[in-house]
Molecule: SAM riboswitch aptamer (S box leader)
Organism: Ferrithrix thermotolerans DSM 19514
RNA sequence: GUGUCAUCGAGAGCGGAGGAGGGACGGGCCCGAUGAAUCCGCGACAACCAGCACAGGUGUGCCAGGUGCCAAUGCCCGAUCGAUGAUUU
Numbered sequence: 001g002u003g004u005c006a007u008c009g010a011g012a013g014c015g016g017a018g019g020a021g022g023g024a025c026g027g028g029c030c031c032g033a034u035g036a037a038u039c040c041g042c043g044a045c046a047a048c049c050a051g052c053a054c055a056g057g058u059g060u061g062c063c064a065g066g067u068g069c070c071a072a073u074g075c076c077c078g079a080u081c082g083a084u085g086a087u088u089u
Stems, first nucleotide, its partner, number of pairs: 001089001003087006013042005021031003025078004043070001045068001048066002051062004074081001
C1' cells in the first nucleotide's frame, strides 16, 4: 500500500527551536507575526489493542504497556472522500 470491521456532535496545552503557512481534497468559512507548518521536551485527554478482575449471549470495571489525540460536529457543504484503531495480505 490492499481488503474487512469499528469509531469520528464528548474530552484534553504549556515551554524551547522554527519563521509563513494551516484546517486532507473542490467550494465556503475560519485559524495564523498577540507566531502557521514542522521538530524537541514535559504535561493532559481518551480508552481501539495488550494486561488484570468479575461475569458468562460476547459484557462491565480497573490499569495505562502499544497506538491515537489536545480550535471550530471529520469546521460546514460535496464526493467514487478522509482520519484513527484492530485485523488481513